Predicted 3D model of RNase P RNA and transfer RNA as a complex of 470 nucleotides. Rfam match: Bacterial RNase P class A. Gene Ontology terms of the family: dimeric ribonuclease P complex, ribonuclease P activity and tRNA processing. It is annotated as a ribozyme. The coordinates come from a structure-prediction model, not an experiment, and the mean pLDDT is 77.
RNA sequence: AGAUGGCCGGGCGGUCGCGGGCGCGCGCAAGCGCGGUCGAGGAAAGUCCGGGCUCCACGACGACAUGGCGGCGGGUAACGCCCGCCGGGGGUGACCCCAGGGAUAGCGCCACAGAAAGCAAACCGCCCUGCGAAGCUUCAGCGGAGCAGGGCAAGGGUGAAAGGGUGCGGUAAGAGCGCACCGCGUCCUUGGUAACAAGGGCGGCAUGGCAAGCCCCGCCAGGAGCAAGACCGAAUAGGGGUCCCGCGCCUGCGCUUGCGCAAGCAGGGCUGUCGCCGGCCCGAGGGACCCGGGUAGGUCGCGAGAACCGGUCCGCGAGGACCGGUCCAGAGGAAUGGCCGCCGCGUCCGACGCUCGCGUCGGGCGGCACAGAACCCGGCUUACAGGCCGUCU
RNA sequence: GCCGCCUUAGCUCAGUUGGUUAGAGCGCCAGAUUGUGGAUCUGGAGGUCGUCCGUUCAAUUCGGACAGGCGGUACCA
Numbered sequence: 001a002g003a004u005g006g007c008c009g010g011g012c013g014g015u016c017g018c019g020g021g022c023g024c025g026c027g028c029a030a031g032c033g034c035g036g037u038c039g040a041g042g043a044a045a046g047u048c049c050g051g052g053c054u055c056c057a058c059g060a061c062g063a064c065a066u067g068g069c070g071g072c073g074g075g076u077a078a079c080g081c082c083c084g085c086c087g088g089g090g091g092u093g094a095c096c097c098c099a100g101g102g103a104u105a106g107c108g109c110c111a112c113a114g115a116a117a118g119c120a121a122a123c124c125g126c127c128c129u130g131c132g133a134a135g136c137u138u139c140a141g142c143g144g145a146g147c148a149g150g151g152c153a154a155g156g157g158u159g160a161a162a163g164g165g166u167g168c169g170g171u172a173a174g175a176g177c178g179c180a181c182c183g184c185g186u187c188c189u190u191g192g193u194a195a196c197a198a199g200g201g202c203g204g205c206a207u208g209g210c211a212a213g214c215c216c217c218g219c220c221a222g223g224a225g226c227a228a229g230a231c232c233g234a235a236u237a238g239g240g241g242u243c244c245c246g247c248g249c250c251u252g253c254g255c256u257u258g259c260g261c262a263a264g265c266a267g268g269g270c271u272g273u274c275g276c277c278g279g280c281c282c283g284a285g286g287g288a289c290c291c292g293g294g295u296a297g298g299u300c301g302c303g304a305g306a307a308c309c310g311g312u313c314c315g316c317g318a319g320g321a322c323c324g325g326u327c328c329a330g331a332g333g334a335a336u337g338g339c340c341g342c343c344g345c346g347u348c349c350g351a352c353g354c355u356c357g358c359g360u361c362g363g364g365c366g367g368c369a370c371a372g373a374a375c376c377c378g379g380c381u382u383a384c385a386g387g388c389c390g391u392c393u
Numbered sequence: 394g395c396c397g398c399c400u401u402a403g404c405u406c407a408g409u410u411g412g413u414u415a416g417a418g419c420g421c422c423a424g425a426u427u428g429u430g431g432a433u434c435u436g437g438a439g440g441u442c443g444u445c446c447g448u449u450c451a452a453u454u455c456g457g458a459c460a461g462g463c464g465g466u467a468c469c470a
Stems, first nucleotide, its partner, number of pairs: 001393008010343007018039003022035005041370001045381002048379005053225004066221005071085005086100001087098004101216002106214002108210003123156002125152007135142002164182006183205001184203008229300004239291007248265002251262005267282006307326008344368001345366010394466007403419004412450001421437005443459005
């Protein structure tokens, strides 16, 4: 100068409060008082995965759909997490990164440019054959622009990508056309649990990329979530039942036979400015007791756990087994705070010293990174002032 | 707390089986018209497609992380 693993993330004391257990005293009880104890995090966060737990569904099985995962082996309750290894890539190195199955199962896409983009193809070019302009000419020819037919894919050019790469041979020019090495495919042997690696044989290359496009293969998953769910349960309103009191008249219909519906007369109200006339609306419910459901509210779920600490053993490691010890928040609109003193840290000012950017002393300022439980765990991701320790290049 | 969804111009929204230049309406600016303004007509500007990382030759589009915003949910339906 870097790489990497782990840890801490203010400390001590006083005082006044807040929340939960516990103990004691008083009290019939509700409760009150006193004492003592415990009281945020490495991420409590995002809610991205995996579980516990609870309810619902179900046929305890299978298929389909949908979603997720994806080298191999292991760890784990489980995982998309972790460990070890393999393969690929980056770095001088310590080390870091990889959604890392399948592109000969099929479909699809590969813009622009370019002749051609997946059926391969031929613009410039290279080569062969034929005809053959200008020009030269000793009239035999020379010469080769250009044209036609054919061969090639070496070189140029386009593109992210052009149907293996380099070299030698070969050829009219060329080409895996032939050979060597490398790459690729395939088979065998050896090593390894395996991914895979090494070696050998064969194939002359036929097989470009994209699956974080559809898809195929293998594996996993029933759905919802503590506002899950269980119990207690008011007041008011509403539902049901029993009883009591009450109903202007007439007609019709229905049945449950004492109620319901409809229309008319009489009554009341509203309205068209008033009247006539007309339209619309109203007019039998009330009280007492009982029953059950839901709501507000209350209680539980709710913290002894895949827990933490230490030791021994096993394992490269993640981790596991055993032994011993500890109890470590449980609120419910939501406690975990305020003040003071000392120390630490940061910053500013002044003085002094010098090794010139540090040290000492004094004083001021900042309560001092990210952030705060909400059913609980295991992970991942993200945020984080400052500091400490180990290993390595 | 739990669950679901959205983010494209100043505002409201389209869009893209990944491709050459991302559109529409309203708004804004300039010109024409008018005595002036409005309306109308013509022309124009304005976009890191929320941010970062990845897959790919190529990302507004596909995947992940983050940020911001909206909605639902308290017995059952």